[in-house]
Context: one part of a larger RNA
């Protein structure tokens, strides 16, 4: 390598774009490279089959105006498929036009609740905290109450296997900026497509750089406990960091542990957004269909669990991957990085 595989056994790239490559929808015509035939040529020798033969026999040798050498190269044909060229089509794909639906993304603004703080009032002797406790606050007036201020984050109910994003993610209102989808019509481009190695962007949390901010929570720390012991688990604190703005990193059980796309192959049942449609009509209730989302399940599949029109069935197309554990995601070298790291990635050795 060839094969065989990737939901859980190794192995799907966190996601998207998108170049170059692979692949590519119906019709008619010409080309005639691939592809198929015919003819020439060449394809040393030696190997390699055949026959016949020599050494006793066999490896091994000779002999053939046998054969092969599956190849290349020229030259007539053939035109189904594949490529090419040209012309056309409309179903693939995209455009328009008319509806819809959403926590989809930015930027400003407000908005209640709670919490902590500060100031005044009322008011006393305890309050917090636990499994029981203490450490802590508190007669210099707390805790509870009541009014007034200020501050930062988060938006209860609605909330829902509901919705929206390509993933990471996304929920209080309101205004402006803006991406994407679905629907129905069937005008209009005419194969404009599907994949995507490279390359570009985007990318939870921590973390980091530079300047804010800091309510509450909370590594690290500090105290008290618990224990044999307790560098925990619980208690009182409490720095960093959470937060905002700009740069950085670039990782995750970044999971549906399931790449993307067409296509095809029983059902039932919810359920969110169109559309047509029926009956009652405010508004409700079937039916059909398109787009999503979920739940059981046929036939197939599957080591089994289980999936099963959202497939892990049946097939074509492209990318990534993987080929016992362990050494090791090390080492070394390259490359990114402010750093922590990251990417890419080994072998002795060992079982």
């Nucleotide at each position: 390598c060839u094969g065989g595989g990737c939901g859980u056994a190794a192995a799907g790239g966190g996601c998207g774009u998108g170049u170059a490559g692979g692949c590519g929808g119906g019709u008619a015509a010409g080309a005639a490279a691939g592809u198929c035939g015919g003819a020439g040529g060449u394809g040393u020798a030696a190997u390699c089959c055949u026959a016949u033969u020599g050494c006793u026999u066999a490896a091994c040798g000779a002999u053939a105006u046998g054969g092969g050498c599956u190849g290349c190269c020229u030259u007539c044909g053939a035109u189904a498929c594949u490529u090419c060229u040209u012309a056309u089509c409309u179903u693939g794909a995209g455009u328009g036009u008319g509806a819809g639906a959403g926590g989809g993304g930015g930027a400003a603004g407000c908005g209640g609740a709670a919490u902590u703080c500060c100031c005044g009032g009322u008011g006393u002797a305890g309050c917090g905290g636990u499994g029981a406790a203490a450490u802590g606050c508190g007669u210099a007036g707390a805790u509870a109450u009541c009014g007034g201020g200020a501050a930062g984050a988060a938006c209860a109910c609605c909330g829902g296997u509901a919705g929206c994003g390509a993933a990471g993610g996304c929920g209080g209102c309101u205004u402006c900026c803006u991406g994407g989808c679905u629907c129905a019509c069937a005008a209009c481009u005419g194969a404009c497509g599907c994949u995507a190695a490279a390359g570009c962007g985007c990318g939870a949390a921590a973390g980091c750089g530079u300047g804010g901010g800091g309510a509450g929570c909370a590594a690290a720390c500090a105290g008290g406990a618990u224990u044999a012991g307790a560098u925990a688990c619980c208690c009182u604190g409490g720095u960093a960091g959470u937060c905002c703005a700009c740069g950085c990193c670039g990782u995750a059980a970044a999971c549906g542990a399931u790449g993307g796309g067409c296509a095809c192959u029983a059902g039932g049942u919810g359920u969110u957004g169109g559309u047509c449609u029926g009956c009652c009509u405010u508004g409700g209730u079937g039916g059909a269909u398109c787009a999503g989302u979920g739940c059981c399940g046929a036939a197939g599949c599957u080591a089994a669990c289980g999936c099963a029109u959202u497939a892990a069935g049946u097939g074509c197309c492209c990318c990534g991957c993987c080929u016992g554990g362990g050494g090791a995601g090390u080492a070394u070298g390259g490359u990114c990085g402010c750093a922590a790291g990251g990417c890419u990635g080994a072998a002795a050795c060992u079982c």